[in-house]
Molecule: transfer RNA
Organism: Salmo salar
RNA sequence: UAGUUCAGUUAGUAGAACAUGGCGCUUGCAACGCCACGAUACUGGGUUCGAUUCCCAG
Numbered sequence: 001u002a003g004u005u006c007a008g009u010u011a012g013u014a015g016a017a018c019a020u021g022g023c024g025c026u027u028g029c030a031a032c033g034c035c036a037c038g039a040u041a042c043u044g045g046g047u048u049c050g051a052u053u054c055c056c057a058g
Base pairs, nucleotide, nucleotide: 003018004017005016006015012049020036021035022034023033024032042058043057044056045055046054
């Protein structure tokens, strides 16, 4: 660090749960099951082929 709460990697391109939407189930709602949707990683710089990761400032 996703709408919220949090993982993660001593650099190789980011996950979970909840939430939300759809479907199933139900007379209906909830619960439950399945699927889908999701993040320029506080901002600005530096180093590097490459930064969420290292360094600096706010």